Predicted 3D model of a 98-nucleotide RNA (SAM-I/IV (S-adenosyl methionine) riboswitch aptamer) from a soil metagenome. The coordinates come from a structure-prediction model, not an experiment, and the mean pLDDT is 78. Rfam family: SAM-I/IV (S-adenosyl methionine) riboswitch aptamer. Rfam 15.1 lists 567 matches to the family in 508 species. The literature on the family includes a 2014 paper in PNAS by Trausch et al., "Structural basis for diversity in the SAM clan of riboswitches". Its Rfam clan is "SAM clan". The RNAcentral record of the sequence draws on MGnify.

[in-house]
RNA sequence: GCAUCAAGAGCACGGGCCAGUUGCCCGUCGCCAACCUGCCUAACUCCGGCAAGGUGGCUUCCCGCGAGGGGAUGCGGCCCAAUGGCAACGAAAGGAGU
Numbered sequence: 001g002c003a004u005c006a007a008g009a010g011c012a013c014g015g016g017c018c019a020g021u022u023g024c025c026c027g028u029c030g031c032c033a034a035c036c037u038g039c040c041u042a043a044c045u046c047c048g049g050c051a052a053g054g055u056g057g058c059u060u061c062c063c064g065c066g067a068g069g070g071g072a073u074g075c076g077g078c079c080c081a082a083u084g085g086c087a088a089c090g091a092a093a094g095g096a097g098u
Stems, first nucleotide, its partner, number of pairs: 001075005010029001012028006030058003035054003038050003043098005061070003077086003
């Protein structure tokens, strides 16, 4: 800087912080969700699909009449001095254009 803050999903277990708590932090398991990567086609773009890789979330953002302001999340990961290299499911649905 751009996009989103609609919907959805745990008052789970263990540890820690705290005077204490329904709060906060860490880990595990489970679940949710297409933001990025990847795949669904030989290539690219768009729509749609797939929770595989990377994030995030699971008390469902706050203030304001409003304009607006604030806050949060995402805009792949790992290795390498570097050109560069590596992993990404047994899932899925394809369609349009070039």